[in-house]
Context: one part of a larger RNA
Molecule: small-subunit ribosomal RNA, 3' major domain
Organism: metagenome
RNA sequence: UGACGGGGGCCCGCACAAGCGGUGGAGCAUGUGGUUUAAUUCGAAGCAACGCGCAGAACCUUACCGGGGUUUGACAUGCACUGGACGGUGGUAGAGAUAUCAUUUCCCUUCGGGGCUAGUGCACAGGUGCUGCAUGGCUGUCGUCAGCUCGUGUCGUGAGAUGUUGGGUUAAGUCCCGCAACGAGCGCAACCCCUGUCCUUUGUUGCCAUCAGGUUAUGCUGGGGACUCAAAGGAGACUGCCGGCGGCAAGCCGGAUGAAGGUGGGGAUGACGUCAAGUCCUCAUGGCCCUUAUAUCCCGGGCUACACACGUGCUACAAUGGUUGGUACAAUGGGGAGCGAUACUGUGAAGUGGAGCAAAUCUCAAAAAGCCAGCCUCAGUUCGGAUUGCAGUCUGCAACUCGACUGCAUGAAGUCGGAAUCGCUAGUAAUCGCGGAUCAGCAUGCCGCGGUGAAUACGUUCCCGGGCCUUGUACA
Numbered sequence: 001u002g003a004c005g006g007g008g009g010c011c012c013g014c015a016c017a018a019g020c021g022g023u024g025g026a027g028c029a030u031g032u033g034g035u036u037u038a039a040u041u042c043g044a045a046g047c048a049a050c051g052c053g054c055a056g057a058a059c060c061u062u063a064c065c066g067g068g069g070u071u072u073g074a075c076a077u078g079c080a081c082u083g084g085a086c087g088g089u090g091g092u093a094g095a096g097a098u099a100u101c102a103u104u105u106c107c108c109u110u111c112g113g114g115g116c117u118a119g120u121g122c123a124c125a126g127g128u129g130c131u132g133c134a135u136g137g138c139u140g141u142c143g144u145c146a147g148c149u150c151g152u153g154u155c156g157u158g159a160g161a162u163g164u165u166g167g168g169u170u171a172a173g174u175c176c177c178g179c180a181a182c183g184a185g186c187g188c189a190a191c192c193c194c195u196g197u198c199c200u201u202u203g204u205u206g207c208c209a210u211c212a213g214g215u216u217a218u219g220c221u222g223g224g225g226a227c228u229c230a231a232a233g234g235a236g237a238c239u240g241c242c243g244g245c246g247g248c249a250a251g252c253c254g255g256a257u258g259a260a261g262g263u264g265g266g267g268a269u270g271a272c273g274u275c276a277a278g279u280c281c282u283c284a285u286g287g288c289c290c291u292u293a294u295a296u297c298c299c300g301g302g303c304u305a306c307a308c309a310c311g312u313g314c315u316a317c318a319a320u321g322g323u324u325g326g327u328a329c330a331a332u333g334g335g336g337a338g339c340g341a342u343a344c345u346g347u348g349a350a351g352u353g354g355a356g357c358a359a360a361u362c363u364c365a366a367a368a369a370g371c372c373a374g375c376c377u378c379a380g381u382u383c384g385g386a387u388u389g390c391a392g393u394c395u396g397c398a399a400c401u402c403g404a405c406u407g408c409a410u411g412a413a414g415u416c417g418g419a420a421u422c423g424c425u426a427g428u429a430a431u432c433g434c435g436g437a438u439c440a441g442c443a444u445g446c447c448g449c450g451g452u453g454a455a456u457a458c459g460u461u462c463c464c465g466g467g468c469c470u471u472g473u474a475c476a
Base pairs, nucleotide, nucleotide: 001476002475003473004472005471007470008469009468010467011466012465013464015460016459019424020423021422022421023420026315027314028313029312030311031310032309033308034306035305042053043052064301065300066299067298068297069296070295073124077123078122079121080120081119082118083117084116087104088103089102090101091100092099093098106115107114108113126290127289129288130287131286135284136283137279138278139277140275142273147186148185149184150183151182152181153162154161155160166177167176168175192267193266194265195264197235198234199233200232201231202230203229207224208223211222212221213220238261241255242254243253244252245251317417321376322375323374324373325372326371327370333364334363335362338357339356343352344351345350383414388409389408390407391406392405393404394403430452431451432450433449434448435447436446
């Protein structure tokens, strides 16, 4: 100087408390451990591994296993030699890779050759092989915590201190005052984006108050720019105003005005560093290793196994519910090898067909919870839907291992969950549906969107984490 203390003081955070909803019990989905296996590829390991890499394993992917092949190689460049094709189509053998046969088939030229391409040979290729404790880059975490430092000066033999401590204040090393310090940098804040109010401009594909026409009906048509909305630009919030407190500071409390009030709400933004944290399997890269194999091609299998254990979720256990019929209101988005309307067929998944649309125009598209009416009357049930049988639909070369969905039948556990444990402070939790990426197909996951919409916070004694000062130490 740090670090640590079941030392002290001050302060903060869904840290506790106050509340609401869960997890832990059930079934299933998914990841992991373990076990099994020819293989169940590899990595991730307290928080910060475990719906994580994987924004989508039937083949491919794929790195694993079995078998069948190749050896200048699936891929790149160069040199030498030989050839004119390489490739396409068809036949045969084969599980295919591949082999073989038939057929078709290059360009320029000064005629020397060149381009392109195949074969042979040589340099070399190749490696998701090892080392993340050799590395770059990227990332997680403490933590959006308020800290981390420097120059000069001063003090100290020195390590170092001071500044950065103190009194207030703040979300903040934020600001004020004081002070052997005076300044400065990286952080904080602001500048950026979205959202909340208003104004101006511009009105198509958007809108329809007024006028006219038309329809069973609809901005449907003429027309209009008022309104909604769409963008572009501006205004607006600054403790600016008033009162009180405070040191006539910083600031705090209350009020007015206002769409919004003291950081309005949300996002992006992550200091010096810590964990030899993670990643050599994104990529790059040192070293080491393999080179007829640890490279590479193909088929099939595996990554989907299952006594069990854990994490994360979904669905429930019902009446604030289930079911049947009717009826209302969104937003974000996607669409050309695409989205696909009206119509017809089918109980349905879906099929036939194809209008329109590169989309404020057409379409996906039905929002659901909600509201109205009927039934169910507390039961393992008209709750719950696992499991299983049969019959189908769709994608795709192909759904046996191993896809999703539909119909009929079947109708398991489960009656609110021990110890323990998690999230959340407002348009939040809870609950309801919708969209997208990946994607041929496959979503209870992920990333977004809107609808309905709470309860509680006395307080900081205690648990956890953190900040500042101080104290002890045989620790560094």